This is a predicted structure of an 85-nucleotide RNA (c-di-GMP-I riboswitch aptamer) from Candidatus Aquidulcis sp. Its Rfam family is "c-di-GMP-I riboswitch aptamer". Its family is annotated with cyclic-di-GMP binding in the Gene Ontology. Of the family's consensus pairs, 95% are formed in the model. It was read from a public genome assembly, where an Rfam model found it. NCBI's taxonomy places the organism under Bacteria, Bacillati, Chloroflexota, Candidatus Limnocylindria, Candidatus Aquidulcis.
RNA sequence: UUCGAUAAAUGGCAAAUCCAUCGAAAGGUGGAGACGCAAAGCUACGGGCCUAAGGUCGCAAGACGAUGGCCGCCGGGUUGCCGAA
Numbered sequence: 001u002u003c004g005a006u007a008a009a010u011g012g013c014a015a016a017u018c019c020a021u022c023g024a025a026a027g028g029u030g031g032a033g034a035c036g037c038a039a040a041g042c043u044a045c046g047g048g049c050c051u052a053a054g055g056u057c058g059c060a061a062g063a064c065g066a067u068g069g070c071c072g073c074c075g076g077g078u079u080g081c082c083g084a085a
Base pairs, nucleotide, nucleotide: 002085003083004082012037013036017032018031019030020029021028022027035072041078042077043076045075046074047073048070049069050068055064056063057062
């Protein structure tokens, strides 16, 4: 530097659900909890997905639409533990 094989070691993270809280919502944060994870660390950069408060259109019903989100959807970037190679 590349790679990561049903190996080994040290540790780590934490889905669903429930409670609290912030938020218009999606979702976030904290606690409980473990389905899983070798980057399930970080980053919305490309694709994708979710929401639609304000706004626009509409008689209305509703439609459109991120400046709001998701990195545990895929890819990129970046940092990093261990190791039979």